[in-house]
RNA sequence: CUCUUAUCGAGAGCGGUGGAGGGUCUGGCCUUAUGAAACCGCGGCAACCUCAAAUGAUUCGUAUUUGAAAGGUGCCAAUUCCUGCGAAGCAUCUGCUUUGACAGAUAAGAG
Numbered sequence: 001c002u003c004u005u006a007u008c009g010a011g012a013g014c015g016g017u018g019g020a021g022g023g024u025c026u027g028g029c030c031u032u033a034u035g036a037a038a039c040c041g042c043g044g045c046a047a048c049c050u051c052a053a054a055u056g057a058u059u060c061g062u063a064u065u066u067g068a069a070a071g072g073u074g075c076c077a078a079u080u081c082c083u084g085c086g087a088a089g090c091a092u093c094u095g096c097u098u099u100g101a102c103a104g105a106u107a108a109g110a111g
């Protein structure tokens, strides 16, 4: 980097360095000198991998549920901030609602 599977309306921030951007991209909207990104320290959230127990099926490594948080990751403004492409419904001058994709993020596995 590519592919597969799962999840994405919940949750969780202070300090230091730094010095103008950040929220992937479009259009919005928001955030930011009352200090952005990035890095560091400490803290926290969550429970994908992990670990423990129970149950079932089966036949020997798998499913479900519950719990734990030592380890591997991840995350800690706003639903993935909204949106874009398609469909349906409502409204009727271009808007609202629902939904499926696409794109993206993260995890696990494979190449």
Base pairs, nucleotide, nucleotide: 001111002110003109004108005107006106007105008104013042014041015040016039017038021031022030023029025084027082028081043076044075045074048072049071050068051067052066053065054064055063080103085100086099087098088097089096090095
Background
SAM riboswitch aptamer (S box leader) from Lentibacillus amyloliquefaciens, 111 nucleotides, folded computationally. NCBI's taxonomy places the organism under Bacteria, Bacillati, Bacillota, Caryophanales, Lentibacillus. Its Rfam family is "SAM riboswitch aptamer (S box leader)". Its family is annotated with regulation of gene expression in the Gene Ontology. The RNAcentral record of the sequence draws on Rfam and Ribocentre.